[in-house]
RNA sequence: UGCUCGACAAGGCAAACCUAUUGAAAGGUAGGGACGCAAAACUAAAGGGGCUUAGUGUAAAAGCACUGUGCCAGCCAGUUAUCGAA
Numbered sequence: 001u002g003c004u005c006g007a008c009a010a011g012g013c014a015a016a017c018c019u020a021u022u023g024a025a026a027g028g029u030a031g032g033g034a035c036g037c038a039a040a041a042c043u044a045a046a047g048g049g050g051c052u053u054a055g056u057g058u059a060a061a062a063g064c065a066c067u068g069u070g071c072c073a074g075c076c077a078g079u080u081a082u083c084g085a086a
Stems, first nucleotide, its partner, number of pairs: 005084002012037002017032006035074001041079003047076002049072003053068006
């Protein structure tokens, strides 16, 4: 130095839920709050997957399929990266 790994310590992020706001919805933003996280950083115009909604088809219905809309990076994936015991 690289790979693997995750002990101590430092610093970091922040699920559910609540409040405000925004959006048709999913969801986003801000504050509070911590379930967790070594990538819970970035990428949705590289890919798979999921959610939302409109149309069409199908179906007794629930739903399913296709074509579009918007979204999710804390589902997988890709890219980059902090600390340093064994």